A computed fold for a 96-nucleotide RNA, annotated as THF (Tetrahydrofolate) riboswitch aptamer. Its mean pLDDT, the model's own confidence on a scale to 100, is 78. The model forms 81% of the base pairs in the Rfam consensus. It was read from a public genome assembly, where an Rfam model found it.
RNA sequence: UGCAGAGUAAAUGUACGAGCGUUAAGUGUUUGUCGGACGGGGAGUUGCCGACUUAACGAAGAUUUUUUCGCGGUUCGUAUGUUGCAUCCCGCUGCC
Numbered sequence: 001u002g003c004a005g006a007g008u009a010a011a012u013g014u015a016c017g018a019g020c021g022u023u024a025a026g027u028g029u030u031u032g033u034c035g036g037a038c039g040g041g042g043a044g045u046u047g048c049c050g051a052c053u054u055a056a057c058g059a060a061g062a063u064u065u066u067u068u069c070g071c072g073g074u075u076c077g078u079a080u081g082u083u084g085c086a087u088c089c090c091g092c093u094g095c096c
Stems, first nucleotide, its partner, number of pairs: 002095004010083010020072003029055001032052005040090004061069002
């Protein structure tokens, strides 16, 4: 110098547990504003995530003495699987 490789945050599936809603919040989609994160270091998007906002849509209840069984693209936690730097430069490991 060249070639190859490793590693993160995070996202998501499943299982279990604890909640919330079922008097409809949440989830998903849309508008705008602001913010955040993005391998060990630096930079970083038209991509990603969050908060607020806006608009349209939209649901499964039943049972009961105590409650219980369901339902929701529901929330959080734990375990586990999968995916995993947008991209650029440097670094690290192996080989030449």